[in-house]
Context: one part of a larger RNA
């Protein structure tokens, strides 16, 4: 891993509801007893319980009672009559209470043959090196000290085997090994190592202290018991079909991943109100969007004018003045969630009418839900960030399949009862992949724009409208001129059109020519422009609105920002038009079920579905039916085939098998497995 078997809402008691049955203003026995049996059935047994009357705290009173001073008011009742016993189902509570699962807690025991420490008694440590004290001799001293040479053999001394350890690297890592092997390394007469015997233990021991060790277990050992501890947590929970079908919200919660009540779902009952829903009309209140500036605040420019500041005059008082500042007032422009003189659309409330194969409200049984997600719209928080957080409202998903968006829960279209190689459409598409137009007409785009992006930039190109110049010759190009006073004045080393400053920046000649538009020089010079003439010949220039394009444009493994191929009077974009394709939509044919209405076989509508509620069934084991029926002329079981039912399944039969099986109708459950890192066995 696979296969098989086993594997989870049970039982008891007590309530509640519904169904069924008995009796009924009553219902019912319990313990116990009688007789009797394999066990029962049966018959006694009203003690007790529920109901037939309530009310009050109670004494009590009673169709009334209580409160109260009350014949008041108010509260609970009667006047409306059904209970009770049993049983089935559902559910609640008490019990382990659907099943498996802790870490832990407590009690009583078992462990120091591992390991820690201690006690007693033994054992072990090749070889080599160093050479302390002491002692002796000699020297030395007054005597010592001291020095030298010998002797001596100390040391948690040195090197290094056994032995003990394990520093670094490597191997091993289903190992040789649940800690080993190789190389290397530390200690190696000591706080050394080791044998044997003995002692100390579970909140306790032992510990040169690491919460280490206490039998491969230690921040509290192991075994058994309490014990099926508890688990608001995770996982699992077994046959079929049919009807309906949620929620992810509010309030409270030592509450936030749990619960309770309400909301939303389901089943039953009761019968009814013009009760809900929708549309139309009418009547309402509002202060949002918008708008506005009257108020509250904030605010542009100006006018006017107190105060303040500056300047001047004054001994002082004070006066005059002012490109400064500035309250109030006026004009002007404009802002606001906590501003409003105003003010919608929607929404909401009510009234009336109409519509509908719709639903609502009430009583009772059963739930589930309390993590929601994205999208559109209106806000807030954030950075007018987030596949962000948080509200409101609608949709989808959740619990929804099908078609489209290449792929893609939440987007677009559309809601799947079953079958059909029929028809029409939606969104979206129609060159090929790929079903359907290489459709039509009128334009645009040249960027593969289409098929990612901004500020900003640009003689891209189409359309519109405005304005100027122009056969008295424009625009561009070419030929020619572009002068004189003068080097204007100042400044300056110089400043001559062209460093800078100044100027009513002038005058003259002229067709025209600036006290000069740029380049240039140290300054001149030189080139050029404005301006003018000629040649040429018909349009030329400027700003604006708008369609489609261009640049701006850099990312990590080739293309990789149309799904691909590929596409340019498109297969791109804009507008108009006609066809077609396209879904589980609609229609058609056949069939099934549910509900309603009719009333004997029809009509209409409906039939996606998680949690969940309700209904109807299939199958397994056992009991009665059964002293029956089937069975060696072959039961059960196994393995094939055929038939049949919407399904769980059922029926018939071949082979195998070799002795039991059981219809029908009822009853009772150890009653259905694919999942639980399920359990056991097998391979």
């Nucleotide at each position: 891993a696979c296969c098989a078997a086993c594997g989870a809402g049970u039982u008891a008691g007590u309530g509640u509801a519904u169904g069924u049955g008995g009796c009924a203003a009553g219902g019912u026995u319990a313990a116990g007893g009688a007789a009797g049996u394999u066990a029962a059935a049966u018959c006694c047994g009203a003690a007790g319980c529920c109901g037939a009357a309530g009310u009050g705290a109670a004494a009590g009173c009673g169709a009334g009672c209580c409160u109260g001073a009350a014949u008041a008011g108010g509260g609970c009742g009667a006047u409306u009559g059904a209970g009770u016993c049993a049983u089935a189902u559902a559910u609640a509570c008490u019990a382990g209470a659907c099943c498996c699962g802790a870490a832990a807690c407590u009690a009583g025991g078992u462990g120091a043959g591992c390991u820690u420490c201690c006690c007693a008694u033994g054992a072990g440590c090749a070889g080599g090196c160093u050479g302390a004290a002491g002692c002796g001799a000699u020297g030395g001293u007054a005597a010592a000290a001291c020095a030298u040479c010998g002797u001596g053999g100390a040391g948690g001394g040195c090197c290094g085997a056994a032995c003990c350890a394990u520093u670094a690297g490597g191997a091993g890592c289903u190992g040789c090994a649940a800690g080993u092997c190789c190389u290397u390394u530390g200690g190696a007469u000591g706080a050394c190592u080791u044998g044997u015997g003995g002692g100390a233990a579970g909140g306790a021991g032992u510990g040169a202290a690491a919460a280490g060790c206490u039998a491969a277990u230690c921040g509290a050992a192991c075994c058994u018991a309490g014990a099926g501890a508890u688990a608001g947590c995770u996982g699992g929970u077994u046959c079929u079909c049919c009807g309906c079908g949620a929620a992810a919200u509010a309030g409270c919660u030592u509450u936030a991943g749990g619960g309770c009540u309400a909301g939303c779902c389901u089943c039953g009952g009761a019968u009814u109100a013009c009760u809900a829903u929708u549309u139309u009309a009418c009547a309402g209140g509002g202060g949002u969007a918008g708008a506005g500036c009257u108020c509250u605040g904030a605010u542009u420019g100006g006018a006017c004018u107190a105060g303040c500041g500056g300047g001047c005059c004054u001994c002082g008082c004070g006066g005059c003045u002012u490109a400064g500042u500035a309250a109030a007032u006026c004009c002007u422009g404009a802002c606001a969630a906590a501003c409003u003189u105003c003010g919608a659309a929607u929404a909401c409330u009510g009234u009336a009418a109409a519509a509908a194969c719709u639903a609502u409200a009430c009583c009772g049984g059963g739930a589930g839900u309390c993590a929601g997600a994205c999208g559109g719209u209106g806000a807030c928080a954030g950075a007018u960030a987030a596949g962000u957080g948080c509200c409101a409202u609608c949709g989808u998903c959740a619990a929804g399949a099908g078609g489209g968006a290449a792929a893609c829960a939440g987007c677009c279209c559309a809601g799947a009862c079953u079958a059909c190689u029929g028809u029409c459409u939606a969104a979206g598409g129609u060159c090929c992949c790929u079903a359907a137009u290489u459709a039509a007409c009128a334009a645009c785009u040249a960027a593969g724009u289409g098929g990612a992006a901004a500020a900003g930039g640009a003689u891209g190109u189409g359309g519109g409208a405005u304005u100027g110049c122009u056969g008295a010759g424009a625009c561009a190009a070419c030929c020619a001129g572009g002068a004189g006073g003068u080097u204007g004045g100042c400044u300056u080393a110089g400043a001559a059109g062209c460093a800078g400053c100044c100027a009513u920046u002038c005058c003259u000649u002229g067709a025209a020519a600036g006290a000069g538009u740029g380049c240039g020089u140290a300054a001149u010079a030189g080139c050029u422009c404005a301006c003018u003439g000629g040649u040429c010949a018909a349009g030329c220039g400027a700003a604006c609105c708008u369609g489609c394009g261009c640049c701006g444009a850099a990312a990590a493994u080739u293309c990789a920002a149309c799904g691909g191929g590929g596409c340019u009077a498109a297969a791109g974009u804009u507008g108009u038009u006609a066809a077609c394709c396209g879904a589980a939509g609609a229609c058609g044919u056949a069939g099934a079920a549910u509900u309603a209405c009719a009333a004997u076989u029809g009509u209409a509508a409906u039939u996606g579905g998680u949690a969940g509620c309700g209904g109807a069934g299939c199958g397994u084991u056992c009991u009665g039916u059964a002293u029956g029926u089937c069975g060696c002329u072959g039961a059960a079981g196994g393995u094939g085939a055929g038939a049949u039912g919407u399904g769980a399944g059922u029926c018939u039969u071949g082979c195998u098998g070799g002795a039991g099986a059981u219809a029908u109708c009822a009853g009772a459950a150890g009653u259905g497995a694919a999942a639980a890192u399920g359990u056991u066995g097998g391979u």